This is a predicted structure of a 1485-nucleotide RNA (small-subunit ribosomal RNA) from a metagenome. Rfam family: Bacterial small subunit ribosomal RNA. Rfam links the family to the GO terms structural constituent of ribosome and ribosome.

RNA sequence: AGAGUUUGAUCCUGGCUCAGGAUGAACGCUAGCGGGAGGCUUAAUACAUGCAAGUCGAGCGGUAGAGGUGACUUCGGUUGCCUUGAGAGCGGCGCACGGGUGAGUAACGCGUACGUAACCUGCCUCAUAGCGGAGAAUAGCCCUGGGAAACUGGGAUUAAUGCUCCAUAGUAUUACGGAAUCGCAUGGUUCUGUAAUUAAAGCUCCGGCGCUAUGAGAUGGACGUGCGUGCUAUUAGUUAGUUGGUGAGGUAACGGCUCACCAAGACGAUGAUAGCUAGGGGGCGUGAGAGCGUGACCCCCCACACGGGUACUGAGACACGGACCCGACUCCUACGGGAGGCAGCAGUAAGGAAUAUAGGACAAUGGAGGCAACUCUGAUCCAGCCAUCCCGCGUGAAGGAAGACGGCCCUCAGGGUUGUAAACUUCUUUUAGGUACCAAGAAACGUACGCAUUUAUGCGUGCCUGACGGUAGUACCUGAAUAAGCACCGGCUAACUCCGUGCCAGCAGCCGCGGUAAUACGGAGGGUGCAAGCGUUAUCCGGAAUCACUGGGUUUAAAGGGUGCGUAGGUGGCUAUGUAAGUCAGAGGUGAAAGCCCGGCGCUUAACGUCGGAAUUGCCUUUGAUACUGCGUAGCUUGAAUUGGGUUGAGGUAGGCGGAAUGAGUCAUGUAGCGGUGAAAUGCAUAGAUAUGACUUAGAACACCGAUUGCGAAGGCAGCUUACUGGACCUUGAUUGACACUGAGGCACGAAAGCGUGGGGAGCGAACAGGAUUAGAUACCCUGGUAGUCCACGCCCUAAACGAUGUUUACUCGAUAUUCGCCCACUUAUGUGGUGAGUGUCUAAGGGAAACCGAUAAGUAAACCACCUGGGGAGUACGUUCGCAAGGAUGAAACUCAAAGGAAUUGACGGGGGUCCGCACAAGCGGUGGAGCAUGUGGUUUAAUUCGAUGAUACGCGAGGAACCUUACCUGAGCUUUAAUGGACCCGGACUGGCUCGGAAACGAGUCUUUCCUUCGGGACUGGGCUCAAGGUGCUGCAUGGUUGUCGUCAGCUCGUGCCGUGAGGUGUUGGGUUAAGUCCCGCAACGAGCGCAACCCUUAUCCUUAGUUGCCAGCACAUAAUGGUGGGGACUCUAAGGAGACUGCCGGCGUAAGCCGUGAGGAAGGUGGGGAUGACGUCAAAUCAUCAUGGCCUUUAUGUCCAGGGCUACACACGUGCUACAAUGGUGCAUACAGAGGGUCGCAAACCAGCGAUGGUGAGCCAAUCUCAGAAAGUGCAUCUCAGUUCGGAUUGGAGUCUGGAACUCGACUCCAUGAAGGUGGAAUCGCUAGUAAUCGCGCAUCAGCCAUGGCGCGGUGAAUACGUUCCCGGACCUUGUACACACCGCCCGUCAAACCAUGGGAGCUGGGGGUGCCUGAAGACGGUGGCCAUAUAGGAGCUGUCUAGGGUAAAACUAGUGACUGGGGUUAAGUCGUAACAAGGUA
Repeated sequence: AGAGUUUGAUCCUGGCUCAGGAUGAACGCUAGCGGGAGGCUUAAUACAUGCAAGUCGAGCGGUAGAGGUGACUUCGGUUGCCUUGAGAGCGGCGCACGGGUGAGUAACGCGUACGUAACCUGCCUCAUAGCGGAGAAUAGCCCUGGGAAACUGGGAUUAAUGCUCCAUAGUAUUACGGAAUCGCAUGGUUCUGUAAUUAAAGCUCCGGCGCUAUGAGAUGGACGUGCGUGCUAUUAGUUAGUUGGUGAGGUAACGGCUCACCAAGACGAUGAUAGCUAGGGGGCGUGAGAGCGUGACCCCCCACACGGGUACUGAGACACGGACCCGACUCCUACGGGAGGCAGCAGUAAGGAAUAUAGGACAAUGGAGGCAACUCUGAUCCAGCCAUCCCGCGUGAAGGAAGACGGCCCUCAGGGUUGUAAACUUCUUUUAGGUACCAAGAAACGUACGCAUUUAUGCGUGCCUGACGGUAGUACCUGAAUAAGCACCGGCUAACUCCGUGCCAGCAGCCGCGGUAAUACGGAGGGUGCAAGCGUUAUCCGGAAUCACUGGGUUUAAAGGGUGCGUAGGUGGCUAUGUAAGUCAGAGGUGAAAGCCCGGCGCUUAACGUCGGAAUUGCCUUUGAUACUGCGUAGCUUGAAUUGGGUUGAGGUAGGCGGAAUGAGUCAUGUAGCGGUGAAAUGCAUAGAUAUGACUUAGAACACCGAUUGCGAAGGCAGCUUACUGGACCUUGAUUGACACUGAGGCACGAAAGCGUGGGGAGCGAACAGGAUUAGAUACCCUGGUAGUCCACGCCCUAAACGAUGUUUACUCGAUAUUCGCCCACUUAUGUGGUGAGUGUCUAAGGGAAACCGAUAAGUAAACCACCUGGGGAGUACGUUCGCAAGGAUGAAACUCAAAGGAAUUGACGGGGGUCCGCACAAGCGGUGGAGCAUGUGGUUUAAUUCGAUGAUACGCGAGGAACCUUACCUGAGCUUUAAUGGACCCGGACUGGCUCGGAAACGAGUCUUUCCUUCGGGACUGGGCUCAAGGUGCUGCAUGGUUGUCGUCAGCUCGUGCCGUGAGGUGUUGGGUUAAGUCCCGCAACGAGCGCAACCCUUAUCCUUAGUUGCCAGCACAUAAUGGUGGGGACUCUAAGGAGACUGCCGGCGUAAGCCGUGAGGAAGGUGGGGAUGACGUCAAAUCAUCAUGGCCUUUAUGUCCAGGGCUACACACGUGCUACAAUGGUGCAUACAGAGGGUCGCAAACCAGCGAUGGUGAGCCAAUCUCAGAAAGUGCAUCUCAGUUCGGAUUGGAGUCUGGAACUCGACUCCAUGAAGGUGGAAUCGCUAGUAAUCGCGCAUCAGCCAUGGCGCGGUGAAUACGUUCCCGGACCUUGUACACACCGCCCGUCAAACCAUGGGAGCUGGGGGUGCCUGAAGACGGUGGCCAUAUAGGAGCUGUCUAGGGUAAAACUAGUGACUGGGGUUAAGUCGUAACAAGGUA
């Protein structure tokens, strides 16, 4: 110091989350030791039991008892004296300290600084003076009552340092005077005169300790004041002893503190009052600091002591372990009455996530009493429990590689890791254990002795006293011996693999993991971090500049008030002067200690303790300075305003006037439609519409001018004119002299809609009605139409009231246009220039996240106001206020999400735009869709109908051959380290085969026989054993390779460097042309390059060269019925090798060029000549695990393998692809012509024979330019049929055969005879094709025993029509635009309803709580009245009584909680319903 998370990516805004530190903590797992600290945060709930405040005999009377001694004696005892003497009592001091708690309290309670001239102070210190005399009682004791007890009544008698009286007394007090002096005021201080009043206590060890009065000090307290010290305005008004005065009372003292009278004040937006919360401070935690949070332990202050009230005593209390009363609760009781207060220390119960021992000692420190010894002290000092925190130590150290065993992982004969880790060797002994020794804390007091003296005391020495504790510590002994866990390992964040699981179980702080290969779940191995602890949870600070003083913002992200005027407030021009409040400097006081910080010191170190310093940023007092601000005074003119002159405009209000248009009315002309729409209909019209003309009338709005214009504070303002009126600007003098700016509250204005009253009402037009559209159409469209729109008056007060930009002032390069003024100069007839005030556009610097802003700032600064702090809930609820209402203003929370959002980028998309292409449409030709059949698919069926392919891009597809086999499916029957194959080794000689039986076969059982080759080594083949690799058409194409389809043979896809941008990214690749093409040219912050395009390759079209068999035959020759049959030939065709040729090369036109055009020339071919091969980056998680390969998973007497039979060929039906047809451009018969490319030895087969034929028999030739398949067909010629279900069509069926094969039943093809179905050109829709193409005709081949082939792949024959053109449909390319899409429109997304859950508002009410008010009652107590009694009494005082008062009762109202049938909306929730509102022109912006 930052990081993660919104997006496909980016920048920004913004929230959420994490890493750090901390705790009086708790919980989980774990646990060796010591030191130092801490330990009911909850129920201020209730308390059993013990202890926590007593002491003094040197204040007093004196007892029981004990000891000694004497007398008497009934020998039981009684009694005297002396010594000693508990408990209780009177009296004194203490009990107001110490200890606990934080309920109350928002307050002079606390903190800080002052004041008291308005006060008190026991014990202590100092000073002065005094201590004389007298008296009356009363506890105790004794006697006697009441009561269960607590307790209490009466009688007699007695003491004091208890009480009373007298005396004495002034520096005391009071009253009346005088003088001096001081103070801010009231007033104080000092001196002095007169008069009056008030004191005392003794005890003694003789040393002293006490007592009284006064003054002073110290200490402690009381009161007052300034400043500071929570939240809420959805609390705005509060107050009657209230504010003040006079007088009196009361108090230690001032004071409405209390009372009587008088006055009417006092507090409050600088927040009164009310409500809620809370002890305050030093400090503590965190933080760089400023701050924020907090107030445990320790210290200071306050408050409280079961709840509430009250006083008494006292120096001090309204009193924690005192009293009285009321109340609640608990206990005792003989029922009549009594007792109690742990928020002291322990402890108990309860509550709670949670917090300890009914311990020891007064040894130390401190306190009370005492002369003292001493007593008391749960204060205190110690110990116990608890890892609660902080600190320290240890659990060993060195060596040790066969890198052991085991575990885990892997590419598995092996390697890696655990790991120098272990074993093993050597060493050490902290700690734990054992034994022994043993502290400091102790100084005093006291006491003994001594010394010194000022005789009171001081000093010195010795002795006495330790709870902790036989503790700390030290030494010795033993032996690695007694001692390691917890969390984490996807990113943030250090640390990775295997197995299991399979959106399950689970994890999770945020993002997010898990749906069969999970580094994220669970386990393991390994690793990382910390360590006697480690994690989790909770809370606080930090990070968060995310409330911003330090240190933020407001055009679009949240945020400028709709606009102005103006009050308080804030801020304010120039000069001089005074003052010194702010400000600055010096000094003084204070800022407790502890803590923090720095430097030392002490415990072995540290924590801890201790000493010194610094700091304590504050407050007060005082002295000085005077720049700035403030205040006072005197001036100034530039800010502001006024005045003279002039200009300007849809500025405002009221009145008058005008024409066009529209509607209506009347009259007229005129006839059948008008109107309206995408198309229609409703509507109007023969009772005369629409249209046309004339006249009349009504209301509203003002065409052209008109604009990027003007005016106004905003809203807003538009025909012309008049009146009244506001503003702005220009200009020159003059005047005032800071009069200014902003502006919380307040006041005024404020579009449209809406409301009230009264008018008005032409057009338009919510609601409503009808007609359409539609699946629906409560809409869009149409026909009507009420409120309203208009006027007057009164309300409402909101808008995307927007420039989404508050007002004011100053400053900061330029360009240009325009509106309204002014100035002159030059030009001149219209401008140029200058100067003001506006309104726009572009731009430098600068700013900004960017878009953009840019003198009209969103730049640079200043002043003031308003507003914001994640999204939703919600501008909602409640409350208040305004309003007639509608509603407005103010304005939350619970709950929920991890985003919501801004700008820009790249794509994709659009029922956006532009340009272009394609058999895309159009123009044509032929089909499909209808029929029958073939074939594939779906579906259904089945034991099985194996599997895959499924929009385009599946469906005559995988399959280029399912009767068995194939075959993967089904049924049945078998086999089990093995059916097949291969390799290594060993042994054997059989295996095969023949026969018999069972069987469907496989197979099983039996029987017979004993092989071949040989170089004689062996080999082939085969059986057995052993060994290596099993096998799987089982799953996953969403784990993969390879291969393939498609966009698409579309023209695109990228890179390097440079440049631009914060960045994603852009540029290049866009633009202007051109092309089939990102093809080429030109331009250009780009310059180049790559993959694609094109070309290079094959084929075809022409020619040439070479070669000439099996091909060819012109010329020559031979032979034949005839044939290149033969000799020969290379001319031609052809074959197959090489070459030529075509490049817009030439010409003309157009064009800068690229290029285009031309029936151009030439040429076999002309603008890529035709065809093929060739498929960029990528897309579709496209297809294929069943071609093959392959990871993982599954299976192993089966999902493997063998065999037989069946199935893949099923059949109500639906779809795709085809064949054949429906006929005359045809069918049939006869005759006849011309190909190309292929195949052939398990083959093609000529010829001949047989058969109607399929075919059979025999078989020449041919391993092929030689032989053969092989007859090409359409065509042509002739004949026939004559429009019909036919001489069309051939399905179906019957019969008879042929061939292949082991076998044609399921389930082959072919032949012949017979049969002769549907079908007469095919609905909506839809497919192919642009030339040797479509159409049509036949031929061949692969697979193959045969074939379901009408399929596929090739070959040639005959051989068209049409394209105006790019509006539309489909697909594609480029540019641009919008976007809320990015899984990318098959996208996104809204609302009702239905379901579940959650929190919340209203609600007839119901139930509580605290507080206030009125009335009634009223204990203790206080203050009064009266006053038996006592009496010397002005004293005291029983009883009765009045006032106040805690509490109680009652009444009405307010506030605040909980709950409530029902009800309202809100939020959340993989796959519910209905629609499709928004995002594209989102289909009505």